A computed fold for a 1513-nucleotide RNA from an uncultured Bacteroidales bacterium, annotated as small-subunit ribosomal RNA.
RNA sequence: AGAGUUUGAUCCUGGCUCAGGAUGAACGCUAGCGGCAGGCUUAACACAUGCAAGUCGCGGGGCAGCGGAGGGAGAGCUUGCUCUCCCUGCCGGCGACCGGCGCACGGGUGAGUAACACGUAUGCAACCUGCCCCAGUCAGGGGGACAACCCUUCGAAAGGAGGGCUAAUCCCGCGUAUAUCUCUCGGGGGCAUCCCCGGGAGAGGAAAGGCUAUGGCCGGACAGGGAUGGGCAUGCGGCGCAUUAGGCAGACGGCGGGGUAACGGCCCACCGUACCGACGAUGCGUAGGGGUUCUGAGAGGAAGGCCCCCCACACUGGUACUGAGACACGGACCAGACUCCUACGGGAGGCAGCAGUGAGGAAUAUUGGUCAAUGGGCGGAAGCCUGAACCAGCCAAGUCGCGUGAGGGAAGAAGGCCCUAAGGGUCGUAAACCUCUUUUGCCGGGGAGCAAUGGUUCGCUUGCGAGCGGACAGGGAGAGUACCCGGAGAAAAAGCAUCGGCUAACUCCGUGCCAGCAGCCGCGGUAAUACGGAGGAUGCGAGCGUUAUCCGGAUUUAUUGGGUUUAAAGGGUGCGCAGGCGGACUGUUAAGUCAGCGGUAAAAUAGCGGGGCUCAACCCCGUCGAGCCGUUGAAACUGGCAGACUUGAGUUGGCGAGAAGUAUGCGGAAUGCGCGGUGUAGCGGUGAAAUGCUUAGAUAUCGCGCAGAACUCCGAUUGCGAAGGCAGCAUACCGGCGCCAUACUGACGCUCAGGCACGAAAGUGCGGGGAUCGAACAGGAUUAGAUACCCUGGUAGUCCGCACAGUAAACGAUGAAUGCUGGGUGUGCGGGGCGGUUAAGCCCUGCGUGCCGAAGCGAAAGCGAUAAGCAUUCCACCUGGGGAGUACGCCGGCAACGGUGAAACUCAAAGGAAUUGACGGGGGCCCGCACAAGCGGAGGAACAUGUGGUUUAAUUCGAUGAUACGCGAGGAACCUUACCCGGGCUUGAAUUGCAACUGAAUGAUGUGGAAACAUGUCAGCCGCAAGGCAGUUGUGAAGGUGCUGCAUGGUUGUCGUCAGCUCGUGCCGUGAGGUGUCGGCUUAAGUGCCAUAACGAGCGCAACCCUUGUUGUCAGUUACUAACAGGUUCCGCUGAGGACUCUGACGAGACUGCCAUCGUAAGAUGUGAGGAAGGUGGGGAUGACGUCAAAUCAGCACGGCCCUUACGUCCGGGGCUACACACGUGUUACAAUGGGGGGUACAGAAGGCAGCUACCGGGCGACAGGAUGCCAAUCCCAAAAACCUCUCUCAGUUCGGAUCGAAGUCUGCAACCCGACUUCGUGAAGCUGGAUUCGCUAGUAAUCGCGCAUCAGCCAUGGCGCGGUGAAUACGUUCCCGGGCCUUGUACACACCGCCCGUCAAGCCAUGGAAGCCGGGGGUACCUGAAGUGCGUAACCGCGAGGAGCGCCCUAGGGUAAAACUGGUGACUGGGGCUAAGUCGUAACAAGGUAGCCGUACCGGAAGGUGCGGCUG
Repeated sequence: AGAGUUUGAUCCUGGCUCAGGAUGAACGCUAGCGGCAGGCUUAACACAUGCAAGUCGCGGGGCAGCGGAGGGAGAGCUUGCUCUCCCUGCCGGCGACCGGCGCACGGGUGAGUAACACGUAUGCAACCUGCCCCAGUCAGGGGGACAACCCUUCGAAAGGAGGGCUAAUCCCGCGUAUAUCUCUCGGGGGCAUCCCCGGGAGAGGAAAGGCUAUGGCCGGACAGGGAUGGGCAUGCGGCGCAUUAGGCAGACGGCGGGGUAACGGCCCACCGUACCGACGAUGCGUAGGGGUUCUGAGAGGAAGGCCCCCCACACUGGUACUGAGACACGGACCAGACUCCUACGGGAGGCAGCAGUGAGGAAUAUUGGUCAAUGGGCGGAAGCCUGAACCAGCCAAGUCGCGUGAGGGAAGAAGGCCCUAAGGGUCGUAAACCUCUUUUGCCGGGGAGCAAUGGUUCGCUUGCGAGCGGACAGGGAGAGUACCCGGAGAAAAAGCAUCGGCUAACUCCGUGCCAGCAGCCGCGGUAAUACGGAGGAUGCGAGCGUUAUCCGGAUUUAUUGGGUUUAAAGGGUGCGCAGGCGGACUGUUAAGUCAGCGGUAAAAUAGCGGGGCUCAACCCCGUCGAGCCGUUGAAACUGGCAGACUUGAGUUGGCGAGAAGUAUGCGGAAUGCGCGGUGUAGCGGUGAAAUGCUUAGAUAUCGCGCAGAACUCCGAUUGCGAAGGCAGCAUACCGGCGCCAUACUGACGCUCAGGCACGAAAGUGCGGGGAUCGAACAGGAUUAGAUACCCUGGUAGUCCGCACAGUAAACGAUGAAUGCUGGGUGUGCGGGGCGGUUAAGCCCUGCGUGCCGAAGCGAAAGCGAUAAGCAUUCCACCUGGGGAGUACGCCGGCAACGGUGAAACUCAAAGGAAUUGACGGGGGCCCGCACAAGCGGAGGAACAUGUGGUUUAAUUCGAUGAUACGCGAGGAACCUUACCCGGGCUUGAAUUGCAACUGAAUGAUGUGGAAACAUGUCAGCCGCAAGGCAGUUGUGAAGGUGCUGCAUGGUUGUCGUCAGCUCGUGCCGUGAGGUGUCGGCUUAAGUGCCAUAACGAGCGCAACCCUUGUUGUCAGUUACUAACAGGUUCCGCUGAGGACUCUGACGAGACUGCCAUCGUAAGAUGUGAGGAAGGUGGGGAUGACGUCAAAUCAGCACGGCCCUUACGUCCGGGGCUACACACGUGUUACAAUGGGGGGUACAGAAGGCAGCUACCGGGCGACAGGAUGCCAAUCCCAAAAACCUCUCUCAGUUCGGAUCGAAGUCUGCAACCCGACUUCGUGAAGCUGGAUUCGCUAGUAAUCGCGCAUCAGCCAUGGCGCGGUGAAUACGUUCCCGGGCCUUGUACACACCGCCCGUCAAGCCAUGGAAGCCGGGGGUACCUGAAGUGCGUAACCGCGAGGAGCGCCCUAGGGUAAAACUGGUGACUGGGGCUAAGUCGUAACAAGGUAGCCGUACCGGAAGGUGCGGCUG
């Protein structure tokens, strides 16, 4: 100090989350020791038991118990001892009692309290103070009672009652007394009331003794001072809500009293009506406050446990008494609740003291020891008491320290785990083993300091109280502890969490969106570094993790230190009180400010410097202080006061512009209506229609009239206004503004919470008006529907007056004011100068209104003197999205509704700007058999074939829009074959290593069987050997067309033979990215040219390759035959030739090269030339970066998983050929451009020995029998359409050939399921095919036949090739489809097959309303009213003082009543949120298919629609 998370990526805004520290903690796992601290945060809930406040006999009376003494009696007996009993308070002492002091401290708790409770600083001239200290005075002389005790008595008890005796430091008079009060005299002081000192007179109140006794000590009374402790008052400070805005009746003040230690409405009578409050009263909620603690760089934020100070409380509430002090934790009285005892009549109690118990809770300890120390109470003292305190116990609950060993040690052991073909890696110097050490623990021994008082005694000093020193005996809970010494011995001592990123640390197995993890992002759907286990690693370590809470990070409430055009955020606008801020000069003042000094700021804590425990923690010593108060000064700045100034502001004179406003009057056009004329069949309306109007005469047209509303052109990023807004003309009234100029006032200013006023449209009330338009509504269309868009009507409204309402995308999404900061260019209204024509124009200047831009700013877009720049002042507003501008409350309104304005819950985002794509029922340009123009098909029929579906034991599997469907398959009768049934085999059907045994191999032949197989017989080895070959057995490898194409390689389809896809360097941008690759022209082409912050390059295009078209050269056999020769019925048949055709090798040729026109060029054009061919000549091969998790694990290969007498393998049979159907691709047809018969020609490219077969003869034929040629330019297969001719004459036919019957042929082990072909017979559908759809632009379509692969044969009409014959059409690019480039919009990025809205239905969650029901705290009124203080008082008591009794006031509590506030719950109800695959639609995002949105009104299942006005986002 930062990091993760919104996106395909980027920058920004913004929230959420993490890493750190902390804790009185808790939970999980684990645990060796010590030091120092800590330990009911919850029920201020209830408490058994014990202890926590006593002490004094030197105040007193007494004498129950104890000890001593004296006396008496008795017993034992050792005759002076012991024991028992009795008497005597005589002594020590002392239960209980009287009395004194203490019990108001110490200890606990934090309920209450928002308050002078606390903190801090002052004040008391308004006060008190026991014990203590200082100095002073005094103590004379009397009286009396009550306990204890004794007697009687009541009660269960607790407790009393009556009578009698008695002491005191108990109580009460008298005398005296300096306080105090009144009067008075004198002096002094201050701060207003006043205060202090001294004198006189009057009133008026004291006392106690005890001990020792030579001294003396402890006390008593009064008054003064001090100290200490308290009381009261005041300034300032520290909390949430304004959805708490008004509060208040002793309330505020006065006068007079009462009361108090004292002031005071503290209380009372009377008088006045004040007082508090936006600088937050009152109310409600919450809370003890501080020193301090945690965190933080700090400023801050949070907390208030332990320790210290203060306060409050003591079961709850009230009350007083005593006392120096209490309204009293371990006192009293009363009331209440609760618990306990009881004889039922009555009583007792208060752990928020220490332990402890129950309860509550996630959770917090021993019913311990000691007064040794420190401190407290009492006492003269010894001493007693002390759960204060000091110690110990329990608890890892915190912190600090230590240890669990150290060094060496590689065969890198074994073992675990992991990878792997061998072989390695890791745990790991880790272990073993060797050497060494011994902290802590264990054992043994020694052993402190904390201790000084006090007692006895001696000495010295002395003020005689005491102090100092010595000696003696004694004295420690902790504790035989700390510490020291010795001994044995590596011996007794390591875990926890994590390992996807943040965040240090990785592999295997298991699991398979399951189980689970998770702080955020997110993991898990068969290869999970994220779940669980293991190995390994990392972090920390006697601890480690988790949870909770606080601060930090968070500059995410921003004083330090944020923002508001578009991210959340400028109020709709103005005026303006309070408030805040304020021009220039002089003087003064000293409130703010600054400086010096003083006081205070308790201690502890924290910082710094030292010191003590072995270190540290811990402890001790010293030092340091913001703030507040006081005092002395300074005077720049702010403020106050006074004076003076003119530049801010205002006034005055003149001029000027304008749709500023209000009122009144006037005008023409248009519209509708009325009347009349002309006129006739339609009009109107739409995408097309219909509703509607019209022969009762519409529309159209002419004339006249009426009504209401709005003002064409001018008209413009024009003008005016604060905003909303304002537009015909004229008049009247009135507001504001600008310019020029002089004079005047003299800071009069700016802003503005509340407040007041204005405020589009819609809307409301009342009254008018009503032409047009027009929510609602009605009808017609559209549509799946159409509560819409379109059409025809049409009410409110639209208009006016008055009154409400108060909102808009009320926008520049930009508050107001002031100053400053380069320019350029328009325009409106002024002023000045030059100019000139009364112009135009140029220059300067002021105000307004636009554009472009420097710097700068900004996340960017953009803003840029009209700032979103640089500054100042004031106001308003924001703090993640949703819930929600909702609910509740309040205010306003006639209502609609407006203003103010939450929470629960929920999400990890929601957003802004820009980028690259993709998309658009956006735009521009361009291409393609894409459309169009044509030709021929498909879709109808029959059949073939493939697929779906269905069926089946099985109908094996794959391919599924384009890019599956005559596809894998270029040959399913068996085989193939993967499927089904049945029968077999298990090292296996095939390949192979090793070992053992046996045998040659092999051939022939039996039996069973469907075969495989099982089981026999006969014949039968080589080699010298090792061995070879085969079989059997064993073993190691097998085998799998089983799964995953979403783990893969390879291959392929498609976009697409489309023209694209990228890189280096440079440049631009914060960045994603852009530029290059854009623009203009051109091209088939990112093909070129030009231009150019780009310059180059790569993969693609093109070319290079093959073939075809022309030609040359070379070469001629099996090809060819012109010339020559020979020969034949005929034939290159033969000699021969190398001319031609042809074959096939190498060349040539075509490049817009030439001409013309256009063009800068590239290039285009031409019935151009030449040429076999002309602008890529035709065809092929060739497929960029990539897309579709496209296809294939069944072609092959391969990771992982699965099967192993089976998911392997062999065999027989069946199936893949099924058949109600549906689809694709084809074949044949429907006929005359044809069918049938006959005749007659012409190819190319292939193939051929288990082959092609001439030829001969047989068969109608398929074919069979012979026979010959050819391993092929030699032989063979081997043409059809065409052409010639005959026939058929429009018919289900002489078309068509399905289907079926019969007879055959061929292949093959075998044609039943299930082959092809032949012949004869049979002769189905079908007469040109709906919507729709396919191919093709030239040697193409169409049509005709031929060949080949596979193959025994063939279901081939398929596929791949070959040639023959051989067209039509293209105006053109509007439209459909696909594609390319540029641009634009976007809420899409899985990218439009996208995204997304609302109702309804279902589940869950929180919440509002609600008839009510149940509580809570507080207040008011009335009734009642304990204890108690005070007051009053005739009867009773007393001689009296006085008392009893009674009464009054006040009051806790109780009761009643009506309200307010605040919770819980509530049938039902409202919306909201969330939830992989529900329903209805399609509102929004693209022109989202009617642009969207805002306000308002109406309507509608729903999104929404429509009207009016507004905005551009």
RNAcentral holds the sequence, with entries from SILVA.